[in-house]
């Protein structure tokens, strides 16, 4: 120096973001979704049904940088 859960507020369908309190850690817990891992399914798709509600599965275009790895700036010896 940064700031995890936990609560309150908006934003999002949802992970999840901001902000506010708060510190559980972090010697890079700065930046960046490029590779990989991980999480959510609004929306498409497909099954169960004559159908339609529902329900169950796949899906990332969405999310995770405090999951690993890379590029980039940065710090100490």
């Nucleotide at each position: 120096g940064c700031a995890a859960a936990c609560c309150c507020g908006c934003c999002g369908a949802a992970a999840g973001g901001c902000g506010g309190u708060g510190a559980c850690g972090c010697a890079g817990a700065g930046c960046u979704a490029c590779g990989g891992a991980g999480c959510u399914a609004c929306g498409g798709c497909g099954a169960g049904u004559c159908g339609c509600a529902c329900u169950c599965g796949c899906u990332a275009u969405g999310c995770u940088a405090g999951c690993c790895g890379a590029g980039c700036c940065g710090c100490c010896a």
Molecule: c-di-GMP-I riboswitch aptamer
Organism: soil metagenome